[in-house]
């Protein structure tokens, strides 16, 4: 310089053109003497920018950044 890939809750990591989901992590209660753990509840995402197509975009299409690869 040139090809591929990834980017989604605090992290981890799925998803699917019809408006987002899990375990973990936190909090709150119950269980204990208490602490682990266990059960209940809940909080938590401008889906990495911007832009197009679309009636509708996390998803398809261009462009950019930042990572990780491979070639030279």
């Nucleotide at each position: 310089g040139g090809g591929g890939g990834u980017a989604u809750a605090g992290g981890u990591c799925a998803g699917u053109g019809g408006u987002a989901g899990a375990g973990c992590u936190c909090a709150u209660g119950c269980u204990u003497a208490g602490c682990a753990g266990g059960c209940a509840u809940g909080a938590a995402g401008u889906g990495c920018u911007g832009g197009g197509u679309u009636c509708a975009a996390u998803c398809c299409c261009c462009a950019g950044u930042a990572c990780c690869u491979c070639c030279a």
The RNA shown here (transfer RNA) has 72 nucleotides and comes from Vicugna pacos. Its mean pLDDT, the model's own confidence on a scale to 100, is 84. NCBI's taxonomy places the organism under Eukaryota, Vertebrata, Gnathostomata, Boreoeutheria, Vicugna. Rfam family: tRNA. Rfam links the family to the GO term triplet codon-amino acid adaptor activity. RNAcentral holds the sequence, with entries from Rfam.